[in-house]
Molecule: TPP riboswitch aptamer (THI element)
Organism: Alkalicoccus luteus
RNA sequence: GGAACGCACUGGGGGUGCACCAAUGCUGAGAGACGGGUCUUCCCGUUAACCCUUUGAACCCGAACUGGAUAAUACCAGCGUGGGGAAGUGCAGGCGGCUUUUU
Numbered sequence: 001g002g003a004a005c006g007c008a009c010u011g012g013g014g015g016u017g018c019a020c021c022a023a024u025g026c027u028g029a030g031a032g033a034c035g036g037g038u039c040u041u042c043c044c045g046u047u048a049a050c051c052c053u054u055u056g057a058a059c060c061c062g063a064a065c066u067g068g069a070u071a072a073u074a075c076c077a078g079c080g081u082g083g084g085g086a087a088g089u090g091c092a093g094g095c096g097g098c099u100u101u102u103u
Stems, first nucleotide, its partner, number of pairs: 001095001006091005011053004017026003032047006059084003065078004
């Protein structure tokens, strides 16, 4: 000086479903809380936890998709060597070069 891989800190990105009046149940890392606008249910914001951060399947589009299950579902698989998608620093680091000393 320093590849791959790994770790740390800070910053950033993301989703919040299904049955149901609730309670409760299902899957999962995660389905939480508060507020606002609409008053039909949707949308937006703040925050907690969780996950992901280009080594990118966290997550979005395709999608009111296709096949298979289930009480039901974005439950499972396909789609997918399809298209998008949020970074900086430091530590460590195979190995290589130079100088000095010793043998």